[in-house]
Small-subunit ribosomal RNA, central domain from Hymenobacter rigui, 346 nucleotides, folded computationally. It was read from a public genome assembly.
Context: one part of a larger RNA
RNA sequence: UUGGGUUUAAAGGGUGCGUAGGCGGCCCGUUAAGUCCGGGGUGAAAGCCCACUGCUCAACAGUGGAACUGCCCUGGAUACUGGCGGGCUUGAGUCCAGACGAGGUUGGCGGAAUGGAUGCUGUAGCGGUGAAAUGCAUAGAUAGCAUCCAGAACCCCGAUUGCGUAGGCAGCUGACUAGGCUGGUACUGACGCUGAGGCACGAAAGCGUGGGGAGCGAACAGGAUUAGAUACCCUGGUAGUCCACGCCGUAAACGAUGGAUACUCGCUGGUGGCGAUAGACAGUCACUGGCUUAGCGAAAGCGGUAAGUAUCCCACCUGGGGAGUACGCUCGCAAGAGUGAAACUC
Repeated sequence: UUGGGUUUAAAGGGUGCGUAGGCGGCCCGUUAAGUCCGGGGUGAAAGCCCACUGCUCAACAGUGGAACUGCCCUGGAUACUGGCGGGCUUGAGUCCAGACGAGGUUGGCGGAAUGGAUGCUGUAGCGGUGAAAUGCAUAGAUAGCAUCCAGAACCCCGAUUGCGUAGGCAGCUGACUAGGCUGGUACUGACGCUGAGGCACGAAAGCGUGGGGAGCGAACAGGAUUAGAUACCCUGGUAGUCCACGCCGUAAACGAUGGAUACUCGCUGGUGGCGAUAGACAGUCACUGGCUUAGCGAAAGCGGUAAGUAUCCCACCUGGGGAGUACGCUCGCAAGAGUGAAACUC
């Protein structure tokens, strides 16, 4: 490379938008580039292959043939692909109406709890553990009551729920804003799918500047435990966790399952619409769960939310270690990230 693969064996990019490219609905006409058929030219010789012949055979050689699967020119065919022109509405989008949701941004407000301050009540313990100790407390702690302050998170509802492309999103409320869904079928008329590069978004931790700091809490200190204990447990506690702005760009970024379209038994829940409201069983669209038929799978399992049957496009894999390392390059304030080997070894 061919072939084969990517839930769990190596392998789906964290997610989206989108450039180039690849691929692309129904009908008619035209063209004849791809495609197919015919003719012509060329495709050196040698070699390969076939036949015959020459060296006693063979190797080797000679003669003839075939082949040289290609390219060019030319005549024709027109189903398919492409080009051009015209039309269509089912793909895609727009519009109108309706309901839906922790979708996003920003402001206001609320209660519980926690910690603190002050005053009052009150007295000897509190706290913590397996047991303790460090710690706190007669300078009055813990406990109780009242008032005030602060920061962070929102009990119940709560779900096998909902929303979002992913990351993610939860007290109440206002403003701004995005979306999918359903119904109508008014409009556009293939405007589509995918997407190398690229761009944007992207948990936590971390970084820069300024604020904030209740609780929690890396580091750190002490107390225990232990043979030791740079841990697990306890008492403290800085960064951080929070806010604004700017970076970082990673993750078990997981459904460990890329996206799109079509097709393929049934049963049973949930969410949002539509429809029907009768005598019952039912229906339909989108989403979200459980079980399962065929089929698939090494099995576990998957099974209309496919890991089934197919088509299109992208990404990725190719024994383990060395190694996601070294070097180079790009990005970053840094931490580091991205790209990413080899020797050697089993």